[in-house]
RNA sequence: AGGCGGCUAAGUGACCGCUUCUCCCGAUUUAUCGGGAGGGGAGGAAAGUCCGAACACCGCCGGGCAGGACGCCCGUAAGGGGCGCCGCGAGGCGACGGAAAGUGCCACAGAAAACAUACCGCCCCGGUUCGCCGGGGUAAGGGUGAAAAGGUGGGGUAAGAGCCCACCGCUCCGGGUGGUAACACCUGGAGGCACGGUAAACCCCGUCCGGUGCAAGGCCAAAUAGGUGGGGAUUCCCGUAAGGGAAGCGAGGCUGCCCGUCUCGCCUGACCCACGGGUGGGCCGCUUAGAUAAAUGGUCACUCACGACAGAAUUCGGCUUAUCGGCUGCCU
RNA sequence: GGGGCCGUAGUCUAGCCUGGAUAAGGCACCAGCCUCCGGAGUUGGGUAUCCCCGGUUCAAAUCCGGGCGGUCCCGCCA
Numbered sequence: 001a002g003g004c005g006g007c008u009a010a011g012u013g014a015c016c017g018c019u020u021c022u023c024c025c026g027a028u029u030u031a032u033c034g035g036g037a038g039g040g041g042a043g044g045a046a047a048g049u050c051c052g053a054a055c056a057c058c059g060c061c062g063g064g065c066a067g068g069a070c071g072c073c074c075g076u077a078a079g080g081g082g083c084g085c086c087g088c089g090a091g092g093c094g095a096c097g098g099a100a101a102g103u104g105c106c107a108c109a110g111a112a113a114a115c116a117u118a119c120c121g122c123c124c125c126g127g128u129u130c131g132c133c134g135g136g137g138u139a140a141g142g143g144u145g146a147a148a149a150g151g152u153g154g155g156g157u158a159a160g161a162g163c164c165c166a167c168c169g170c171u172c173c174g175g176g177u178g179g180u181a182a183c184a185c186c187u188g189g190a191g192g193c194a195c196g197g198u199a200a201a202c203c204c205c206g207u208c209c210g211g212u213g214c215a216a217g218g219c220c221a222a223a224u225a226g227g228u229g230g231g232g233a234u235u236c237c238c239g240u241a242a243g244g245g246a247a248g249c250g251a252g253g254c255u256g257c258c259c260g261u262c263u264c265g266c267c268u269g270a271c272c273c274a275c276g277g278g279u280g281g282g283c284c285g286c287u288u289a290g291a292u293a294a295a296u297g298g299u300c301a302c303u304c305a306c307g308a309c310a311g312a313a314u315u316c317g318g319c320u321u322a323u324c325g326g327c328u329g330c331c332u
Numbered sequence: 333g334g335g336g337c338c339g340u341a342g343u344c345u346a347g348c349c350u351g352g353a354u355a356a357g358g359c360a361c362c363a364g365c366c367u368c369c370g371g372a373g374u375u376g377g378g379u380a381u382c383c384c385c386g387g388u389u390c391a392a393a394u395c396c397g398g399g400c401g402g403u404c405c406c407g408c409c410a
Base pairs, nucleotide, nucleotide: 001332002331003330004329005328006327007326008325010303011302012301013300014299015298016297018041019040020039021038022037023036024035025034026033027032028031043309047320048319050318051317052316053315054314055213056212057211058210061260062259063258064257065256067209068208069207070206071205072081073080074079082096083094084093085092086091097204098203102202103201104198105197106196119142120141121138122137123136124135125134126133127132150168151167152166153165154164155163169193170191171190172189173188174187175186176185177184178183217284218283219282220281227275228274229273230272231271234247235246236245237244238243248266249265250264251263252262253261277409278408279407304307333406334405335404336403337402338401339400342359343358344357345356352390361377362376363375364374365373383399384398385397386396387395
């Protein structure tokens, strides 16, 4: 000068308050009020509500579709490891399955943008008014672009080119060593190289996932009109009747959809929609902070490094974002 | 407390799903013409960090992530 981790989040005292709990005293309307004493009283993020879990209710008999989340390996997790990129390094970051299942897209420029192609150039042939023109070959060089179909050297050729060869790289197949594995290293063979990018495009593969959230939900009390309007599905058989059965239809449940299935109903009408009425109180859920207008503050004195971001609302874990500084351990 | 939707000139909307280089339109605004002056009319003009910061991609208003802001809905009794 940096990297990573941990702790802390001005301190002390006095006085005055706020909130909650326990105990005592007093009052009474028997559940509250008043007084006194003694305890507890925001955070590392209480935040965003982005994930997950607990918990609660609805559903829960099965199947399918749609949808969502995740995606290297080991592991329940914590954590560790591998690979890629960045950094001299300690270390940091990673939306790390598949582009060789299929489809789509790649503007402009450029000859050509994905089973490719030829503007300039180079070479050959023919013609020529000697300026070039026509036909063919080529992809080394130039040019365009974010991206142009392996690289270097040599041979080869009319000029060239994996056209051929050596080395490097790449792909595929196999073997060995280490490792649980991802993977790493070594080695052999095949292929002149065919398969550009994009999946935070559709999608494919694999794993997992029912829905709603404490305004969940339970109990008590009070009050009102358990009101109004609309939608809403039928036939047959048995029976004197009440009723029963069959099929069909409607609605509800798997809180997206479908099927089976279950339940209810079919005009004395299940159920759905809209409007209207009443109440907006208490207890539990709820917490060794625990409220429901919802507390954690103010003043004074002293000290210093002069004080950041910010404040609970069922609980816990992770992530992300905001943050003046200070202390400390290990490492480069 | 919980859940949904939105953010593009001064204002109201397109474009976003399906990415393509000057971001389109109406009203308003500005300038010229007309008029003695103004209004109306007419001709022309775009005034924008697409809320902000990152990422994916050759390329982002658009896709993805994180912030900021706004707006709407959800109590109980029957």
The prediction has a mean pLDDT of 78. Predicted 3D model of RNase P RNA and transfer RNA as a complex of 410 nucleotides. It holds a member of the Rfam family "Bacterial RNase P class A". About the family: Ribonuclease P (RNase P) is a ubiquitous endoribonuclease, found in archaea, bacteria and eukarya as well as chloroplasts and mitochondria.